Predicted 3D model of RNase P RNA and transfer RNA as a complex of 444 nucleotides. It holds a member of the Rfam family "Bacterial RNase P class A". Rfam classes the family as a ribozyme.

[in-house]
RNA sequence: ACUGUAAACUAAGCUAUCGUGGCGCUUAGGCGCCAAGGAAAGUCCGGACAGCAUAGAGCAACGCACCGGUGAAGAGCCGGGUCCUGCAUUUUUGCUGGAACAGAAAGUGCCACAGAAAAUAACCGCCUUGCUGUAAAGUAGGGUAAGGGUGAAAAAGUAGGGUAAGAGCCUACGGGUUAUAGCAGUAAUGUUAUAGCGGGGUAAACCUUUCGUGCUGAAAUGCCACAUAUACCGUCGCCUGAGGGCUGCUCGCUCGAUGACGGAGGGUAGGCAGAUUGAUCCUUGAGCGUAAGUUGAAGGACAGAUAAAUGAUAGCUCCGUUCACUUUUGGUGAAUACGACAAAAUCCGGCUUACAGGUUUACAGUUUUU
RNA sequence: GGAUCCUUAGCUCAGACGGUUAGAGCAUCUGACUCAUAAUCAGAGGGUCGUAGGUUCAAAUCCUACAGGAUCCA
Repeated sequence: ACUGUAAACUAAGCUAUCGUGGCGCUUAGGCGCCAAGGAAAGUCCGGACAGCAUAGAGCAACGCACCGGUGAAGAGCCGGGUCCUGCAUUUUUGCUGGAACAGAAAGUGCCACAGAAAAUAACCGCCUUGCUGUAAAGUAGGGUAAGGGUGAAAAAGUAGGGUAAGAGCCUACGGGUUAUAGCAGUAAUGUUAUAGCGGGGUAAACCUUUCGUGCUGAAAUGCCACAUAUACCGUCGCCUGAGGGCUGCUCGCUCGAUGACGGAGGGUAGGCAGAUUGAUCCUUGAGCGUAAGUUGAAGGACAGAUAAAUGAUAGCUCCGUUCACUUUUGGUGAAUACGACAAAAUCCGGCUUACAGGUUUACAGUUUUU
Repeated sequence: GGAUCCUUAGCUCAGACGGUUAGAGCAUCUGACUCAUAAUCAGAGGGUCGUAGGUUCAAAUCCUACAGGAUCCA
RNA backbone atom coordinates (compact mmCIF):
# COMPACT_ATOMS: atom_id res chain seq x y z
C1' A A 1 0.00 0.00 0.00
C1' C A 2 -3.90 -3.53 -1.15
C1' U A 3 -7.56 -7.28 0.28
C1' G A 4 -10.76 -9.52 3.90
C1' U A 5 -13.40 -9.76 8.74
C1' A A 6 -15.53 -7.31 13.03
C1' A A 7 -17.12 -2.90 15.58
C1' A A 8 -18.47 2.38 15.83
C1' C A 9 -20.22 6.84 13.25
C1' U A 10 -22.82 8.78 8.98
C1' A A 11 -27.27 7.84 6.09
C1' A A 12 -25.59 12.90 -0.16
C1' G A 13 -26.45 18.41 -0.53
C1' C A 14 -28.60 22.96 -2.80
C1' U A 15 -32.05 25.69 -6.04
C1' A A 16 -36.62 26.31 -9.00
C1' U A 17 -41.68 24.75 -10.42
C1' C A 18 -45.99 21.80 -9.39
C1' G A 19 -48.48 18.88 -5.68
C1' U A 20 -50.03 16.33 -0.50
C1' G A 21 -51.27 16.54 5.22
C1' G A 22 -51.64 19.68 9.65
C1' C A 23 -51.69 24.50 12.12
C1' G A 24 -52.15 29.89 12.03
C1' C A 25 -53.76 34.44 9.56
C1' U A 26 -57.15 36.22 5.95
C1' U A 27 -59.99 41.28 2.26
C1' A A 28 -62.08 34.01 1.23
C1' G A 29 -58.67 35.03 -4.00
C1' G A 30 -54.77 33.25 -1.16
C1' C A 31 -50.35 33.87 2.24
C1' G A 32 -46.96 32.01 6.07
C1' C A 33 -44.85 28.00 9.14
C1' C A 34 -44.01 22.76 10.04
C1' A A 35 -43.90 17.69 7.94
C1' A A 36 -40.42 10.04 8.88
C1' G A 37 -36.09 6.50 10.94
C1' G A 38 -31.55 4.58 12.87
C1' A A 39 -33.75 1.04 12.51
C1' A A 40 -40.29 4.01 11.98
C1' A A 41 -39.23 -3.23 10.99
C1' G A 42 -39.60 -7.95 14.08
C1' U A 43 -43.38 -7.67 18.16
C1' C A 44 -38.68 -10.44 21.55
C1' C A 45 -38.50 -8.04 26.75
C1' G A 46 -40.02 -3.92 30.10
C1' G A 47 -43.17 0.12 31.38
C1' A A 48 -46.61 4.53 31.03
C1' C A 49 -51.85 4.85 30.33
C1' A A 50 -57.01 2.64 30.35
C1' G A 51 -60.92 -0.88 31.83
C1' C A 52 -62.35 -4.82 34.98
C1' A A 53 -63.60 -5.35 43.42
C1' U A 54 -58.94 1.99 42.60
C1' A A 55 -57.26 -6.31 42.20
C1' G A 56 -59.03 -10.16 46.85
C1' A A 57 -57.65 -15.91 48.54
C1' G A 58 -55.95 -20.86 46.99
C1' C A 59 -54.37 -24.15 43.13
C1' A A 60 -52.60 -24.28 38.33
C1' A A 61 -49.74 -21.84 34.57
C1' C A 62 -45.72 -18.76 32.97
C1' G A 63 -41.08 -16.32 33.64
C1' C A 64 -36.19 -15.04 35.91
C1' A A 65 -31.93 -17.92 38.04
C1' C A 66 -23.21 -16.16 40.22
C1' C A 67 -22.65 -11.18 43.02
C1' G A 68 -23.03 -5.83 43.37
C1' G A 69 -24.67 -1.41 41.03
C1' U A 70 -27.80 1.38 37.52
C1' G A 71 -32.57 2.65 36.10
C1' A A 72 -39.69 3.94 36.16
C1' A A 73 -38.88 -1.24 34.89
C1' G A 74 -36.65 -5.40 32.44
C1' A A 75 -34.47 -11.62 29.80
C1' G A 76 -31.38 -4.26 29.16
C1' C A 77 -26.68 -1.85 30.53
C1' C A 78 -22.04 -1.27 33.71
C1' G A 79 -18.42 -3.32 37.07
C1' G A 80 -16.66 -7.70 39.58
C1' G A 81 -16.24 -13.20 40.49
C1' U A 82 -16.09 -18.43 38.77
C1' C A 83 -15.69 -21.72 34.67
C1' C A 84 -14.67 -22.95 29.38
C1' U A 85 -12.10 -22.14 24.51
C1' G A 86 -7.94 -20.15 21.75
C1' C A 87 -3.11 -17.60 21.62
C1' A A 88 1.35 -16.10 24.04
C1' U A 89 4.37 -17.28 28.15
C1' U A 90 9.53 -16.27 32.24
C1' U A 91 4.87 -21.91 34.41
C1' U A 92 3.22 -17.96 36.99
C1' U A 93 0.23 -15.31 34.66
C1' G A 94 -1.46 -12.02 30.65
C1' C A 95 -4.65 -11.18 26.45
C1' U A 96 -8.97 -12.41 22.83
C1' G A 97 -13.74 -14.65 22.71
C1' G A 98 -17.85 -17.09 25.27
C1' A A 99 -21.28 -18.93 29.33
C1' A A 100 -29.65 -20.68 29.44
C1' C A 101 -23.12 -19.76 35.63
C1' A A 102 -29.41 -22.64 41.45
C1' G A 103 -29.90 -28.15 42.42
C1' A A 104 -27.79 -34.81 39.48
C1' A A 105 -25.89 -35.74 47.56
C1' A A 106 -34.83 -34.93 47.22
C1' G A 107 -37.26 -38.25 43.76
C1' U A 108 -38.62 -40.38 38.76
C1' G A 109 -36.95 -41.22 33.78
C1' C A 110 -33.25 -41.82 29.77
C1' C A 111 -28.07 -43.23 28.28
C1' A A 112 -28.93 -46.15 20.92
C1' C A 113 -24.73 -49.45 18.78
C1' A A 114 -20.66 -51.87 20.97
C1' G A 115 -19.47 -54.06 25.56
C1' A A 116 -19.45 -58.92 30.88
C1' A A 117 -21.49 -54.61 32.96
C1' A A 118 -24.34 -47.84 31.53
C1' A A 119 -25.18 -47.60 37.88
C1' U A 120 -28.03 -53.01 42.93
C1' A A 121 -21.22 -53.60 37.63
C1' A A 122 -18.70 -60.83 38.22
C1' C A 123 -18.43 -62.44 31.13
C1' C A 124 -13.27 -63.97 30.95
C1' G A 125 -9.51 -63.92 34.56
C1' C A 126 -7.48 -64.42 39.99
C1' C A 127 -8.20 -66.80 44.94
C1' U A 128 -10.79 -70.30 47.92
C1' U A 129 -14.47 -74.30 50.02
C1' G A 130 -17.41 -78.88 49.12
C1' C A 131 -18.07 -83.15 45.74
C1' U A 132 -16.16 -86.54 41.55
C1' G A 133 -11.36 -87.96 39.94
C1' U A 134 -4.58 -91.08 40.82
C1' A A 135 -3.84 -86.61 38.24
C1' A A 136 -5.20 -83.19 34.58
C1' A A 137 -9.77 -81.43 34.90
C1' G A 138 -15.04 -81.01 35.73
C1' U A 139 -19.18 -79.44 38.76
C1' A A 140 -21.90 -76.57 42.84
C1' G A 141 -21.03 -72.29 45.96
C1' G A 142 -18.31 -68.10 47.99
C1' G A 143 -14.69 -63.91 47.76
C1' U A 144 -12.39 -60.31 44.52
C1' A A 145 -13.23 -54.19 40.61
C1' A A 146 -5.73 -55.33 40.16
C1' G A 147 -5.83 -57.10 34.51
C1' G A 148 -9.00 -57.59 29.52
C1' G A 149 -11.64 -54.91 25.60
C1' U A 150 -15.93 -51.89 24.04
C1' G A 151 -17.72 -47.08 24.28
C1' A A 152 -19.04 -40.28 24.19
C1' A A 153 -18.80 -41.96 29.20
C1' A A 154 -16.33 -47.90 33.05
C1' A A 155 -16.52 -46.61 39.30
C1' A A 156 -10.39 -41.48 42.60
C1' G A 157 -4.09 -40.78 40.44
C1' U A 158 1.15 -42.42 41.88
C1' A A 159 4.16 -45.23 45.36
C1' G A 160 4.44 -48.46 49.47
C1' G A 161 2.16 -51.70 52.97
C1' G A 162 -1.41 -55.45 53.37
C1' U A 163 -4.05 -60.10 51.66
C1' A A 164 -5.90 -66.79 50.16
C1' A A 165 -6.49 -63.41 45.94
C1' G A 166 -7.69 -58.38 45.90
C1' A A 167 -9.57 -53.67 47.06
C1' G A 168 -9.03 -46.10 49.97
C1' C A 169 -8.60 -51.82 53.31
C1' C A 170 -4.34 -48.74 55.54
C1' U A 171 -0.29 -45.02 54.99
C1' A A 172 2.45 -40.98 52.33
C1' C A 173 2.29 -37.29 48.42
C1' G A 174 -0.60 -34.50 45.13
C1' G A 175 -5.52 -33.35 43.53
C1' G A 176 -11.23 -33.09 43.83
C1' U A 177 -15.60 -32.08 46.70
C1' U A 178 -18.72 -30.77 51.17
C1' A A 179 -19.12 -28.51 55.97
C1' U A 180 -17.20 -25.45 59.96
C1' A A 181 -13.87 -21.66 61.76
C1' G A 182 -10.18 -17.53 60.97
C1' C A 183 -8.55 -13.65 57.50
C1' A A 184 -9.54 -10.31 52.83
C1' G A 185 -13.92 -8.51 50.31
C1' U A 186 -20.58 -4.91 50.55
C1' A A 187 -21.21 -9.70 48.12
C1' A A 188 -20.27 -13.57 44.63
C1' U A 189 -15.68 -15.46 45.85
C1' G A 190 -10.51 -16.14 47.27
C1' U A 191 -7.06 -18.04 50.91
C1' U A 192 -5.48 -20.81 55.44
C1' A A 193 -6.63 -24.56 59.08
C1' U A 194 -9.62 -28.68 60.78
C1' A A 195 -13.14 -32.54 59.95
C1' G A 196 -15.91 -35.58 56.58
C1' C A 197 -16.80 -37.94 51.65
C1' G A 198 -15.62 -41.18 47.53
C1' G A 199 -22.14 -40.50 45.22
C1' G A 200 -20.86 -41.42 36.08
C1' G A 201 -23.66 -38.10 32.65
C1' U A 202 -28.21 -35.61 31.36
C1' A A 203 -32.49 -30.43 34.45
C1' A A 204 -32.21 -26.22 26.26
C1' A A 205 -36.00 -34.57 30.26
C1' C A 206 -39.86 -34.45 34.09
C1' C A 207 -38.98 -32.20 38.47
C1' U A 208 -37.24 -29.57 43.26
C1' U A 209 -35.77 -24.80 45.45
C1' U A 210 -35.61 -19.27 45.54
C1' C A 211 -37.78 -14.88 43.64
C1' G A 212 -41.52 -12.61 40.59
C1' U A 213 -46.13 -12.12 37.63
C1' G A 214 -54.11 -10.41 38.81
C1' C A 215 -56.32 -10.43 33.56
C1' U A 216 -57.02 -7.81 29.03
C1' G A 217 -54.82 -4.28 25.46
C1' A A 218 -55.88 2.17 21.77
C1' A A 219 -60.04 -2.82 17.78
C1' A A 220 -58.28 -0.41 25.73
C1' U A 221 -61.66 3.34 27.40
C1' G A 222 -65.13 7.88 27.89
C1' C A 223 -68.69 10.90 25.19
C1' C A 224 -71.84 12.89 21.08
C1' A A 225 -74.74 12.07 16.73
C1' C A 226 -77.51 8.72 13.43
C1' A A 227 -80.55 4.27 13.01
C1' U A 228 -83.78 0.51 14.93
C1' A A 229 -87.20 -5.18 15.41
C1' U A 230 -88.76 -3.78 23.25
C1' A A 231 -91.25 -7.64 16.76
C1' C A 232 -90.68 -13.61 15.21
C1' C A 233 -88.99 -19.02 16.56
C1' G A 234 -86.61 -22.40 20.36
C1' U A 235 -84.48 -23.30 25.40
C1' C A 236 -83.68 -21.69 30.42
C1' G A 237 -85.10 -18.37 34.27
C1' C A 238 -88.19 -14.57 37.15
C1' C A 239 -85.26 -13.57 43.95
C1' U A 240 -85.01 -20.97 46.91
C1' G A 241 -82.43 -16.50 40.84
C1' A A 242 -80.94 -18.23 34.53
C1' G A 243 -76.92 -15.69 33.26
C1' G A 244 -73.19 -11.79 33.27
C1' G A 245 -68.99 -8.60 35.23
C1' C A 246 -62.56 -9.59 28.82
C1' U A 247 -58.87 -14.50 34.71
C1' G A 248 -57.46 -22.01 33.16
C1' C A 249 -60.16 -23.97 37.79
C1' U A 250 -62.40 -23.35 42.81
C1' C A 251 -63.93 -19.61 46.18
C1' G A 252 -65.05 -14.62 47.28
C1' C A 253 -67.12 -9.81 45.67
C1' U A 254 -70.65 -7.65 42.50
C1' C A 255 -74.67 -6.85 38.69
C1' G A 256 -79.10 -9.25 37.61
C1' A A 257 -85.99 -9.63 35.60
C1' U A 258 -87.66 -3.70 30.77
C1' G A 259 -83.82 -11.17 31.89
C1' A A 260 -80.16 -14.55 29.46
C1' C A 261 -78.54 -17.80 25.42
C1' G A 262 -79.19 -19.69 20.49
C1' G A 263 -81.58 -19.31 15.39
C1' A A 264 -83.19 -16.51 11.25
C1' G A 265 -83.24 -11.47 10.17
C1' G A 266 -83.40 -5.72 10.28
C1' G A 267 -80.58 -1.10 11.22
C1' U A 268 -76.02 1.69 11.73
C1' A A 269 -70.93 1.42 10.51
C1' G A 270 -70.14 8.99 11.31
C1' G A 271 -67.63 12.37 14.76
C1' C A 272 -64.86 14.18 19.32
C1' A A 273 -61.58 12.88 23.26
C1' G A 274 -57.68 9.19 24.36
C1' A A 275 -53.55 11.50 20.61
C1' U A 276 -48.83 13.52 20.25
C1' U A 277 -44.46 18.42 25.07
C1' G A 278 -42.58 13.56 27.15
C1' A A 279 -39.24 8.83 32.77
C1' U A 280 -38.26 13.38 25.61
C1' C A 281 -34.03 14.43 22.37
C1' C A 282 -29.57 17.37 20.82
C1' U A 283 -25.29 20.84 21.80
C1' U A 284 -21.93 23.30 25.35
C1' G A 285 -19.87 23.36 29.98
C1' A A 286 -19.76 22.05 35.62
C1' G A 287 -20.27 18.49 40.06
C1' C A 288 -20.52 13.07 41.71
C1' G A 289 -19.27 7.98 40.03
C1' U A 290 -14.00 3.01 37.76
C1' A A 291 -18.31 2.62 34.53
C1' A A 292 -23.40 2.18 33.21
C1' G A 293 -25.46 6.48 34.91
C1' U A 294 -27.01 10.76 37.66
C1' U A 295 -27.75 16.26 39.51
C1' G A 296 -27.74 21.45 38.43
C1' A A 297 -26.88 25.60 34.45
C1' A A 298 -27.32 27.87 29.34
C1' G A 299 -29.15 27.36 24.38
C1' G A 300 -32.00 24.75 20.70
C1' A A 301 -35.57 21.02 18.57
C1' C A 302 -39.89 17.95 18.44
C1' A A 303 -44.90 14.92 12.16
C1' G A 304 -49.94 13.59 13.70
C1' A A 305 -52.55 11.33 8.87
C1' U A 306 -57.29 7.50 9.76
C1' A A 307 -57.08 3.78 4.69
C1' A A 308 -53.78 6.86 5.93
C1' A A 309 -49.95 12.93 3.77
C1' U A 310 -44.38 13.63 3.94
C1' G A 311 -44.04 13.33 -3.32
C1' A A 312 -42.86 14.40 -8.67
C1' U A 313 -40.06 16.95 -12.51
C1' A A 314 -35.75 19.83 -14.07
C1' G A 315 -30.78 21.78 -13.20
C1' C A 316 -26.04 21.99 -10.51
C1' U A 317 -22.69 19.80 -7.00
C1' C A 318 -20.98 15.00 -4.21
C1' C A 319 -19.91 9.78 -4.56
C1' G A 320 -19.25 5.49 -8.08
C1' U A 321 -17.90 3.40 -13.10
C1' U A 322 -15.65 3.90 -18.05
C1' C A 323 -12.57 6.51 -21.56
C1' A A 324 -8.76 10.21 -22.88
C1' C A 325 -4.55 13.40 -21.42
C1' U A 326 -0.72 13.91 -17.84
C1' U A 327 5.73 12.66 -14.37
C1' U A 328 4.11 8.57 -9.33
C1' U A 329 0.61 9.47 -5.23
C1' G A 330 -2.51 12.36 -7.83
C1' G A 331 -4.73 16.04 -11.11
C1' U A 332 -7.74 17.71 -15.48
C1' G A 333 -11.60 16.88 -19.12
C1' A A 334 -15.70 14.04 -21.26
C1' A A 335 -19.61 10.37 -21.05
C1' U A 336 -22.93 7.65 -18.09
C1' A A 337 -26.59 5.32 -14.96
C1' C A 338 -27.68 4.29 -10.10
C1' G A 339 -28.03 6.59 -5.00
C1' A A 340 -28.48 1.12 0.64
C1' C A 341 -31.99 -0.95 4.23
C1' A A 342 -36.51 0.65 4.57
C1' A A 343 -41.16 4.27 5.72
C1' A A 344 -44.57 6.73 11.52
C1' A A 345 -50.22 4.59 13.11
C1' U A 346 -51.27 5.60 21.51
C1' C A 347 -46.49 6.79 23.62
C1' C A 348 -41.72 5.63 25.82
C1' G A 349 -36.96 2.67 27.42
C1' G A 350 -34.19 -1.58 25.59
C1' C A 351 -32.93 -5.96 22.56
C1' U A 352 -32.66 -8.42 17.82
C1' U A 353 -32.47 -8.32 12.64
C1' A A 354 -31.64 -5.51 7.59
C1' C A 355 -28.30 -1.84 5.48
C1' A A 356 -25.14 0.71 -0.87
C1' G A 357 -21.35 4.25 -0.47
C1' G A 358 -18.00 7.01 2.81
C1' U A 359 -14.87 7.81 7.44
C1' U A 360 -12.35 5.83 11.81
C1' U A 361 -10.43 1.84 14.93
C1' A A 362 -8.82 -3.28 15.81
C1' C A 363 -7.29 -7.99 13.86
C1' A A 364 -5.65 -11.37 9.88
C1' G A 365 -3.31 -12.20 5.10
C1' U A 366 -0.32 -10.73 0.68
C1' U A 367 3.30 -7.63 -1.66
C1' U A 368 7.01 -3.75 -1.84
C1' U A 369 10.63 -0.49 0.44
C1' U A 370 13.91 0.69 4.51
C1' G B 1 -53.17 -3.17 15.88
C1' G B 2 -52.82 -8.03 18.39
C1' A B 3 -52.62 -13.54 18.89
C1' U B 4 -51.78 -18.70 17.35
C1' C B 5 -49.86 -22.41 14.18
C1' C B 6 -47.00 -24.60 10.12
C1' U B 7 -42.34 -25.50 6.91
C1' U B 8 -39.66 -33.23 5.73
C1' A B 9 -38.43 -36.24 -2.05
C1' G B 10 -41.45 -32.98 -7.99
C1' C B 11 -46.78 -33.26 -5.10
C1' U B 12 -49.65 -35.03 -0.57
C1' C B 13 -48.27 -36.67 4.17
C1' A B 14 -45.84 -40.11 8.30
C1' G B 15 -41.69 -40.05 11.64
C1' A B 16 -41.43 -35.09 16.51
C1' C B 17 -41.59 -36.85 25.30
C1' G B 18 -33.43 -37.22 21.10
C1' G B 19 -30.45 -43.13 19.14
C1' U B 20 -27.66 -46.67 14.54
C1' U B 21 -29.24 -46.18 7.42
C1' A B 22 -35.47 -40.45 7.59
C1' G B 23 -40.09 -43.67 5.34
C1' A B 24 -45.25 -44.27 2.60
C1' G B 25 -48.65 -43.16 -1.61
C1' C B 26 -48.84 -40.59 -6.30
C1' A B 27 -45.35 -38.89 -9.95
C1' U B 28 -40.27 -39.93 -12.79
C1' C B 29 -36.83 -43.63 -15.01
C1' U B 30 -35.54 -48.90 -16.43
C1' G B 31 -37.13 -53.87 -17.44
C1' A B 32 -41.21 -57.57 -18.13
C1' C B 33 -46.21 -58.48 -20.21
C1' U B 34 -48.76 -56.63 -25.38
C1' C B 35 -48.95 -56.23 -32.45
C1' A B 36 -48.95 -51.24 -29.75
C1' U B 37 -50.76 -48.18 -25.56
C1' A B 38 -53.04 -48.22 -20.80
C1' A B 39 -53.58 -51.14 -16.47
C1' U B 40 -50.55 -54.75 -13.86
C1' C B 41 -45.74 -56.97 -12.05
C1' A B 42 -40.39 -56.34 -10.74
C1' G B 43 -36.56 -52.86 -9.78
C1' A B 44 -34.01 -48.08 -9.45
C1' G B 45 -33.03 -42.96 -8.68
C1' G B 46 -34.45 -38.65 -6.12
C1' G B 47 -33.77 -35.38 0.81
C1' U B 48 -27.81 -29.93 3.16
C1' C B 49 -35.65 -32.42 7.17
C1' G B 50 -36.84 -23.66 5.61
C1' U B 51 -31.80 -20.83 7.22
C1' A B 52 -28.03 -19.85 11.04
C1' G B 53 -26.16 -20.69 15.89
C1' G B 54 -26.30 -23.43 20.53
C1' U B 55 -27.35 -27.77 24.40
C1' U B 56 -25.95 -33.00 24.20
C1' C B 57 -21.70 -38.57 23.32
C1' A B 58 -25.51 -37.97 19.57
C1' A B 59 -30.58 -33.13 16.87
C1' A B 60 -35.63 -33.90 11.54
C1' U B 61 -36.92 -34.04 17.03
C1' C B 62 -34.76 -29.76 22.47
C1' C B 63 -33.53 -24.14 22.89
C1' U B 64 -32.60 -19.21 20.59
C1' A B 65 -32.56 -15.76 16.48
C1' C B 66 -34.12 -15.07 11.48
C1' A B 67 -36.94 -16.28 6.53
C1' G B 68 -41.43 -17.77 4.13
C1' G B 69 -46.59 -19.15 4.59
C1' A B 70 -51.51 -19.96 6.80
C1' U B 71 -55.46 -19.05 10.27
C1' C B 72 -58.15 -16.28 14.06
C1' C B 73 -59.80 -11.71 16.92
C1' A B 74 -63.96 -5.47 16.49